[in-house]
RNA sequence: GGCGGGGUAGCUCAGUGGUAGAGCAACGGAUUCAUAGCCCGUAGGUCGCCGGUUCAAACCCGGCCCCCGCUACCA
Numbered sequence: 001g002g003c004g005g006g007g008u009a010g011c012u013c014a015g016u017g018g019u020a021g022a023g024c025a026a027c028g029g030a031u032u033c034a035u036a037g038c039c040c041g042u043a044g045g046u047c048g049c050c051g052g053u054u055c056a057a058a059c060c061c062g063g064c065c066c067c068c069g070c071u072a073c074c075a
Stems, first nucleotide, its partner, number of pairs: 001071007010024004018055001026042004048064005
């Protein structure tokens, strides 16, 4: 360089055109003599960046950046 996969909440990941979610973590409450656990609730997102298509884009298209894997001729 070429090909493939990936980038979404603090972490691990779902979501493949129509209101962005789960688990864990965090915070509050309840329980307990107290702590942990269990239970209830709350907060947390420019969906890697830029542009395009569309009534509507995390999702489709183009360019770019980053991570992982495979591959790479001749001498």
This is a predicted structure of a 75-nucleotide RNA (transfer RNA) from a Chloroflexota bacterium. It matches the Rfam family "tRNA". Its mean pLDDT, the model's own confidence on a scale to 100, is 83. The sequence is in RNAcentral, with records from ENA.